The RNA shown here (transfer RNA) has 84 nucleotides and comes from a Thermoplasmatota archaeon.
RNA sequence: GCGGAGAUAGCCCAGCCUGGUACGGCGCAGGGUUGCUAACCCUGUGUUCGAAAGAACUCGGGGGUUCAAAUCCCCCUCUCCGCG
Repeated sequence: GCGGAGAUAGCCCAGCCUGGUACGGCGCAGGGUUGCUAACCCUGUGUUCGAAAGAACUCGGGGGUUCAAAUCCCCCUCUCCGCG
């Protein structure tokens, strides 16, 4: 230099083809159960601000298309695999 795969919340991961509420698990918090713990069950849990109601923001970075982008298009960064 060429080709391919990948980057999603504290961690793992689905969603991308076919644009429309960011899914599930782990972990964490509260509760139940127990003599206590573990296990199990229920509820909550992306981030920031806020007393709350609520608001704003978020899918590696930037730009474009669109009423609407994690998803489509362009450029770039990083990781892995292969070729030269």
It matches the Rfam family "tRNA". By type it is a transfer RNA. Model confidence (mean pLDDT): 81 of 100.